[in-house]
RNA sequence: UAAAUACUUUAAGCGCCAGGACCAGGCGGGUGCCUGGUUGACGAGGUGGAGGUUUAUCGAGUUUUCGGCGGAUGCCUCCCGGUGUUGUCACCACCGUUAGCGAUACUACAAAACCGCAGGCAACUGCGGCAUAAAGGGUAUCAGGUGAUAUCA
Numbered sequence: 001u002a003a004a005u006a007c008u009u010u011a012a013g014c015g016c017c018a019g020g021a022c023c024a025g026g027c028g029g030g031u032g033c034c035u036g037g038u039u040g041a042c043g044a045g046g047u048g049g050a051g052g053u054u055u056a057u058c059g060a061g062u063u064u065u066c067g068g069c070g071g072a073u074g075c076c077u078c079c080c081g082g083u084g085u086u087g088u089c090a091c092c093a094c095c096g097u098u099a100g101c102g103a104u105a106c107u108a109c110a111a112a113a114c115c116g117c118a119g120g121c122a123a124c125u126g127c128g129g130c131a132u133a134a135a136g137g138g139u140a141u142c143a144g145g146u147g148a149u150a151u152c153a
Stems, first nucleotide, its partner, number of pairs: 014070004019066001020039008042059003048079006080096005086150006102142006114129006
């Protein structure tokens, strides 16, 4: 370096479940109790490093997507890096390797829902197919620092 085998891992709008809701069986008969089970966020978008922090972006849907726990790409500080039209440095601003905040115009992109099939006594679950967002993204235009120093004209 290559190959083979075995094991582990595979999640980050993610995982979990003592409340709640729902289903089945049994018991009860002052509407409940016991056992077993089901559900418990639909996708889009989002990660330089360290530390800190916690109700961390956007819309779709609407009988619980209720309630709770953990985590997390959010935010803050510092460091590193990029941009602000020559090099270097400092500060400031904005960002994170596609490294510009903002304005205007245009623009590609979703899943659940719903339908079908399969599984389950059921609650419900898996798979396939269809329609449709917003934020952010892309493109175009507008719009972007101060100071020091070096070199060149």
Annotation: GlmS glucosamine-6-phosphate activated ribozyme aptamer from Desulforadius tongensis, 153 nucleotides, folded computationally. It was read from a public genome assembly, where an Rfam model found it. Rfam family: glmS glucosamine-6-phosphate activated ribozyme aptamer. The literature on the family includes a 2004 paper in Nature by Winkler et al., "Control of gene expression by a natural metabolite-responsive ribozyme".